[in-house]
Notes: A computed fold for a 172-nucleotide RNA from Virgibacillus sp., annotated as glmS glucosamine-6-phosphate activated ribozyme aptamer. It matches the Rfam family "glmS glucosamine-6-phosphate activated ribozyme aptamer". On this family, see Hampel and Tinsley, Biochemistry 2006: "Evidence for preorganization of the glmS ribozyme ligand binding pocket". The coordinates come from a structure-prediction model, not an experiment, and the mean pLDDT is 78. RNAcentral records the identical sequence in 2 taxa.
RNA sequence: UAAGUUUUUAAAGCGCCAGAACUAUUUUCCGUCCGCAAUGGAAAAUAGUUGACGAGGUGGGGGUUAUCGAAUUUUUUCGGCGGGUACCUCCCGAUUGCACAUCUCAGUCGUCAGGCUUUUUUCUCAAAACAAUGGGGUGACUCAUUGCACAAAGGGAAGAAGUAAGAUGUCC
Numbered sequence: 001u002a003a004g005u006u007u008u009u010a011a012a013g014c015g016c017c018a019g020a021a022c023u024a025u026u027u028u029c030c031g032u033c034c035g036c037a038a039u040g041g042a043a044a045a046u047a048g049u050u051g052a053c054g055a056g057g058u059g060g061g062g063g064u065u066a067u068c069g070a071a072u073u074u075u076u077u078c079g080g081c082g083g084g085u086a087c088c089u090c091c092c093g094a095u096u097g098c099a100c101a102u103c104u105c106a107g108u109c110g111u112c113a114g115g116c117u118u119u120u121u122u123c124u125c126a127a128a129a130c131a132a133u134g135g136g137g138u139g140a141c142u143c144a145u146u147g148c149a150c151a152a153a154g155g156g157a158a159g160a161a162g163u164a165a166g167a168u169g170u171c172c
Base pairs, nucleotide, nucleotide: 014082015081016080017079019078020050021049022048023047024046025045026044027043028042029041030040031039032038053069054068055067059091060090061089062088063087071076092110093109094108095107096106097105099170100169101168102167103166104165115163116162117161118160119159120158121157122156123155124154130147131146132145133144134143135142136141
């Protein structure tokens, strides 16, 4: 250093890199050139670098192209692979429609499980970026500190108006 085995740690813009682009070294070819001296370009090999900024989100099985915005992004965060808390569906569970119970029907959800439509207030530290400074590397690049702004979706809390079944039984 490589391979194998075992153990521990590490995650969801999360992990990886055989395309692509870029960097270094070596070699070859072409042009300029007297000139493998210099220089420009191309190709190959080897080794590297880049390859998503946070918010949000997990009952179980299956399926599938998995929500939101930000960016000196519009050329990316490209392309590919794997995974995944999204969505659909089935089951289980909760709940609205009648004071309670059970079963149907319609609907909304996931253990914090309060129907639907309209609407008011409020909470939920954005981060990269940018600027400055410092560190690592021949280089492409990369790490850290300080300062400093600006979101959307979803969810929580408190309201307002309107609107939404049936059967059986019990109680008033």